[in-house]
RNA sequence: UGGGGAAUAGUGUAAUGGUAGCACCAGUGACUCUGAAUCACUUAGUCUAGGUUCGAGCCCUAGUUCCCCAA
Numbered sequence: 001u002g003g004g005g006a007a008u009a010g011u012g013u014a015a016u017g018g019u020a021g022c023a024c025c026a027g028u029g030a031c032u033c034u035g036a037a038u039c040a041c042u043u044a045g046u047c048u049a050g051g052u053u054c055g056a057g058c059c060c061u062a063g064u065u066c067c068c069c070a071a
Base pairs, nucleotide, nucleotide: 001070002069003068004067005066006065007064010024011023012022013021018054026042027041028040029039030038047063048062049061050060051059
C1' cells in the first nucleotide's frame, strides 16, 4: 500500500429487514445458625455519523479500532 474479516449488556455468544435472546457475572428475595449450592425475580446492550425503507443489529456510504493474507 492492496485485499478479506470482526465490533451486540460488565464478559462470552446468537438473531430470514418485522417484540434484540441465551449463558456467566451483579442486585433483590426465599431457603440456611452463617456461608456455599438451589429456586424465583430484576438491572443492563447493537463501534461512530449519514442514507435507503412503513420498519435497519441486518442493506448502502464514509469514518474509528482490532485481526488475518499478500507485497
Source information
A computed fold for a 71-nucleotide RNA from a Candidatus Omnitrophota bacterium, annotated as transfer RNA. It matches the Rfam family "tRNA". It is annotated as a transfer RNA. The source organism's lineage runs through Bacteria, Pseudomonadati and Candidatus Omnitrophota. The coordinates come from a structure-prediction model, not an experiment, and the mean pLDDT is 80.